[in-house]
Context: one part of a larger RNA
RNA sequence: UGACGGGUCCUCGCACAAGCGGUGGAGCAUGUGGUUUAAUUCGAUGCAACGCGAAGAACCUUACCUGGGCUUGAACUGCAGCUGCACGCCCGUUGAAAAGCGGGCUCCUUCGAGGGUGCUGUAGAGGUGCUGCAUGGCUGUCGUCAGCUCGUGUCGUGAGAUGUUGGGUUAAGUCCCGCAACGAGCGCAACCCUUGCCCUUAGUUGCCAUCAGGUUAUGCUGGGAACUCUAGGGGAACUGCCUACGUUAAGUGGGAGGAAGGCGGGGAUGACGUCAAGUCCUCAUGGCCCUUAUGUCCAGGGCUACACACGUGCUACAAUGGCCGGUACAGAGGGUUGCAAUACCGCGAGGUGGAGCUAAUCCCAAAAAACCGGUCUCAGUUCGGAUCGCAGUCUGCAACUCGACUGCGUGAAGUCGGAAUCGCUAGUAAUCGCGGAUCAGCACGCCGCGGUGAGUACGUUCCCGGGGAUUGUACA
Numbered sequence: 001u002g003a004c005g006g007g008u009c010c011u012c013g014c015a016c017a018a019g020c021g022g023u024g025g026a027g028c029a030u031g032u033g034g035u036u037u038a039a040u041u042c043g044a045u046g047c048a049a050c051g052c053g054a055a056g057a058a059c060c061u062u063a064c065c066u067g068g069g070c071u072u073g074a075a076c077u078g079c080a081g082c083u084g085c086a087c088g089c090c091c092g093u094u095g096a097a098a099a100g101c102g103g104g105c106u107c108c109u110u111c112g113a114g115g116g117u118g119c120u121g122u123a124g125a126g127g128u129g130c131u132g133c134a135u136g137g138c139u140g141u142c143g144u145c146a147g148c149u150c151g152u153g154u155c156g157u158g159a160g161a162u163g164u165u166g167g168g169u170u171a172a173g174u175c176c177c178g179c180a181a182c183g184a185g186c187g188c189a190a191c192c193c194u195u196g197c198c199c200u201u202a203g204u205u206g207c208c209a210u211c212a213g214g215u216u217a218u219g220c221u222g223g224g225a226a227c228u229c230u231a232g233g234g235g236a237a238c239u240g241c242c243u244a245c246g247u248u249a250a251g252u253g254g255g256a257g258g259a260a261g262g263c264g265g266g267g268a269u270g271a272c273g274u275c276a277a278g279u280c281c282u283c284a285u286g287g288c289c290c291u292u293a294u295g296u297c298c299a300g301g302g303c304u305a306c307a308c309a310c311g312u313g314c315u316a317c318a319a320u321g322g323c324c325g326g327u328a329c330a331g332a333g334g335g336u337u338g339c340a341a342u343a344c345c346g347c348g349a350g351g352u353g354g355a356g357c358u359a360a361u362c363c364c365a366a367a368a369a370a371c372c373g374g375u376c377u378c379a380g381u382u383c384g385g386a387u388c389g390c391a392g393u394c395u396g397c398a399a400c401u402c403g404a405c406u407g408c409g410u411g412a413a414g415u416c417g418g419a420a421u422c423g424c425u426a427g428u429a430a431u432c433g434c435g436g437a438u439c440a441g442c443a444c445g446c447c448g449c450g451g452u453g454a455g456u457a458c459g460u461u462c463c464c465g466g467g468g469a470u471u472g473u474a475c476a
Stems, first nucleotide, its partner, number of pairs: 001476002003473003007470007015460002019424005026315008034306002042053002064301007077123006084117001088105006107116003126290002129288003135284002137279003140275001142273001147186006153162003166177003192267004197235007207224002211222003238261001241255005317417001321376007333364003338357002343352003383414001388409007430452007
């Protein structure tokens, strides 16, 4: 000087407390461990692995296993030589594919030279093989925590100290005051995006207040440029004003005005460093290893196994509910190998057909909870839907291993969950649906979007983690 302490003091955080809803019990989905297996490919392992890499394993993917082929090779670049017999194509055989064998046909382009294609040899090739403890790059984490340093000066024999400590204050090493320090850098904040209010410009595909026409009805039509909206520009918030407190300061409490008030809400943004953290299977790359195989092609299987254990979710156990009928109100997205309306067929999944749309125009598209009416009357039930049987639909070369969905039947566990444990402070939690990526098909996951919309916070004694000061140390 650090690190550490079941030392002290100050301080912050959904850290506790105050509350709301969960997990842990059930069934299922999914990941992992374990076990099994010819193989169940590999990686990730406290927080910070376990709906993670994987934004989508039937084949492919695919790296694994079994079996069968190839050896300058599946793809790419040279060099040399050769060739229209080969190679290639068709047929037969080999249980599939391929190789092999038998039979048949035969180079392309150019007037030509030549070029293409093919074969042989050779140099290179190839490796998701090993090492993330040889590395780059990227990422997680402490932590969006408020810290981490430097120059000059001064002090100290020196390691170092000072500045950065102290008194206040802040979300903040934020700012003020003081001070042997004076300045500066990376961080903080601001500049960026979005949202909340207003003005202005523009007015189609969006809008419809006024005028006119028309309809069972609808901005449907003429028209309008007000409003909504869209997307460009600008304004607005700065403790600016008042008051109290404060050291006359920084600032804090209250108030006015205001759409918004003290960082307005949300996002992006992650300092010096830590964990030899993660990744050689994105990619790149040193070294090592394989080279008729650890390369490569194909078929089938496996990654989907199942006494069990754990994580993360979904659905429930019901009446604030289930079922039936009726009636409303979104936002954000996607669409030409696509989205597909009206119509018709089917109980339905869906099918036939195809208007319109390269999209503020058309379509996906029905929002759902909500509201109104009816029914059920506390039961393993009209709760719950697992499991299983039959019949189907769709995608796809192909749904047996191993897809999703529909109809009929079946109707399991489950009556609110032990010890323990998680999330959340406001348009949040909870709850309700909608969209997208991946994608032929497959979503309870992920990433977004809006609808409805709470309870509680006295406080900092305690638990956990962080920051600062100080103290002790047989630690470095």